[in-house]
Molecule: ZMP/ZTP riboswitch aptamer (pfl RNA motif)
Organism: Paenibacillus ginsengarvi
RNA sequence: UCGGUUAGGUGCGACUGGCGUAAACGUGGAGUACCACGAGGAAUCACCUAGCCUCAUAUGCCGUUCGCCUGGGCAAAGUAU
Numbered sequence: 001u002c003g004g005u006u007a008g009g010u011g012c013g014a015c016u017g018g019c020g021u022a023a024a025c026g027u028g029g030a031g032u033a034c035c036a037c038g039a040g041g042a043a044u045c046a047c048c049u050a051g052c053c054u055c056a057u058a059u060g061c062c063g064u065u066c067g068c069c070u071g072g073g074c075a076a077a078g079u080a081u
Stems, first nucleotide, its partner, number of pairs: 003053009015041002017069004025038005039064001060074003
């Protein structure tokens, strides 16, 4: 120096569903678990600063109280184009 990791800051930001449940996202429209707008949440990714280099890491992480469901996104590993 590169790389890994921890913390902080900035930017971007996928995904944010159905039924029930105090009155527990709101409004409107649908009804194969969706669409639009508004508020709120939010991982990842990128950059900067500082620390550490046996630290960290060990199949995870993300969406409105809770329960039961449904469906996604991101990360990691592999293959193909």